[in-house]
Molecule: transfer RNA
Organism: Candidatus Woesearchaeota archaeon
């Protein structure tokens, strides 16, 4: 330099163009316990990497950029 794949809470992850973006771990509060752990209930936490485009409607499709991974040179 060229090709392919990929980017969603602190971490991992689901999400055939259409209601409030899912769950687990972690975090906070309460219950339970003499206490801790385990367990139960509830809660906070996301401008879906960025900018444009298509569409009535985009996390999802298209283009560009940026980051990451693999391969070729």
């Nucleotide at each position: 330099g060229g090709g392919c794949c990929u980017g969603u809470a602190g971490u991992c992850u689901a999400g055939c163009g259409g209601u409030c973006a899912u769950g687990a771990c972690g975090c906070c509060a309460c219950c339970c316990u003499u206490a801790c752990a385990c367990g139960g209930u509830g809660g906070a936490g996301g401008u879906c990497c960025c900018c444009a485009g298509u569409u009535c409607g985009a996390a999802u499709c298209u283009g560009g950029g940026c980051g990451g991974g693999c391969c070729c040179a």